[in-house]
Molecule: Bacterial RNase P class A
Organism: Anaerolineae bacterium
RNA sequence: CGAGCAGGCUGGGCAAUCGCGGGCUGCUAUAGGUGGCUCGAGGAAAGUCCGAGCUCCGCAGAGCGCGAUGCUGGGCAACGCCCAGGCGGGGUGACCCGACGGAAUAGUGCAACAGAAAGCAGGUCGCCCUGAGGCGCAGUGCGCUGAAGGGUCAGAGUGAAACGGUGGUGUAAGAGACCACCAGCGGGGCAGGUGACUGUCCCGGCUAGGCAAACCCCAUCGGGAGCAAGAUCGAACAGAGGGCGGCGUGGCUCAUGCCACGACCGGGGCUGCUCGUCUCGUGACCCUCGGGUAGAUCGCUAGAGACGGCAGGUAACUGUCGUCCCAGAUAGAUGAUUGCCGUCCCGCAAAGGCUCCUGCCGGCGCGGGAUACAGAACUCGGCUUACAGGCCUGGUCGGGCA
Numbered sequence: 001c002g003a004g005c006a007g008g009c010u011g012g013g014c015a016a017u018c019g020c021g022g023g024c025u026g027c028u029a030u031a032g033g034u035g036g037c038u039c040g041a042g043g044a045a046a047g048u049c050c051g052a053g054c055u056c057c058g059c060a061g062a063g064c065g066c067g068a069u070g071c072u073g074g075g076c077a078a079c080g081c082c083c084a085g086g087c088g089g090g091g092u093g094a095c096c097c098g099a100c101g102g103a104a105u106a107g108u109g110c111a112a113c114a115g116a117a118a119g120c121a122g123g124u125c126g127c128c129c130u131g132a133g134g135c136g137c138a139g140u141g142c143g144c145u146g147a148a149g150g151g152u153c154a155g156a157g158u159g160a161a162a163c164g165g166u167g168g169u170g171u172a173a174g175a176g177a178c179c180a181c182c183a184g185c186g187g188g189g190c191a192g193g194u195g196a197c198u199g200u201c202c203c204g205g206c207u208a209g210g211c212a213a214a215c216c217c218c219a220u221c222g223g224g225a226g227c228a229a230g231a232u233c234g235a236a237c238a239g240a241g242g243g244c245g246g247c248g249u250g251g252c253u254c255a256u257g258c259c260a261c262g263a264c265c266g267g268g269g270c271u272g273c274u275c276g277u278c279u280c281g282u283g284a285c286c287c288u289c290g291g292g293u294a295g296a297u298c299g300c301u302a303g304a305g306a307c308g309g310c311a312g313g314u315a316a317c318u319g320u321c322g323u324c325c326c327a328g329a330u331a332g333a334u335g336a337u338u339g340c341c342g343u344c345c346c347g348c349a350a351a352g353g354c355u356c357c358u359g360c361c362g363g364c365g366c367g368g369g370a371u372a373c374a375g376a377a378c379u380c381g382g383c384u385u386a387c388a389g390g391c392c393u394g395g396u397c398g399g400g401c402a
Base pairs, nucleotide, nucleotide: 001398002397003396005394006393007392008391009390010389012341013340014339015338016337017336018335020040021039022038023037024036025035026034027033028032042373046384047383049382050381051380052379053378054226055225056224057223066222067221068220069219070218071085072084073083074082075081086100087098088097089096090095101217102216107215108214109211110210123153124156125155126152127151128150129149130148133145134144135143136142137141164182165181166180167179168178169177183207185204186203187202188201189200190199191198192197230298231297232296233295239289240288241287242286243285244283245264247262248261249260250259251258252257265281266280267279268278269277270276305324306323307322308321309320310319311318312317342371343370344369345368346367347366348365352361353360354359
């Protein structure tokens, strides 16, 4: 210098004008205004996929079913998450990926294309044996060819996969048929490790196919719904219960009682008050109650909180100390416009440098373009997915120079 790997951070800035939600607060005619100060999205607020807190409902006990998870040790409130390790696979390497229990004398199922044959193996070519018949030589034999039948899986060929590999014995040709070594399988001993597992030695039988994010089996775990949870208050309409003044005079009635008039008492209007006057007192009246609709308030944002220091731990993480307060809307605020700047890309391109004399390097400056993904809605811990670009740190491989 180039290529690549892992981890982390960031993800526009300033100004002007107009505007929005929460809190505190000033002024005013106390009711709507009008000011001031302050706070106001994210690394994923997203998908709603896991795990919790919180709330309501359910729950004697047991079983079936369903779902999730599946190497070991640790972390965590918990997890299907994270850290460390083991094993398997990939990469020259840094490093990356893995649902990584079980294929068992438990059962069922699946395998495109190619190929003779794909799970009980299998005979297409080849190899070998027997050999009807035919031909030749010149002879009762020999050689060549060869229908048909049989043996065989060494070799060829197909495939992701064809029932261990190499060498030998053996055979008509072959074959774990037998033998040695190796691989793999099962069992055991010793050593190391908390463990997964690793190393090594011995024995056995000689070979056993793949797929369980196919059904299934084994082990472990799992009540349901979710802040539109839920709690408090509570109009209007409808419902239930109760209430509606006393006095005088006159009339009617057998009576309870009803009617009329008068002033008083109470409510309302006429002007804020007094007087006066009008009107109402069985009415679209008043009071009380239950339910809990519209609506309001709480839940609701101080929390497994953020940042920093120290200590423990390989790490995930934990302990402790200090500082800080950091959105709470309810049809949903956190914005819009303009200007300048920043960053990146493209084109033109000054000074200057190199030079094989024609180009190359270089980039002052000018112009154009881009500036992402996305947006709280009860709150946390994770995972996954999306993302213009920029920055930092530590490894790896290759090349060059000293």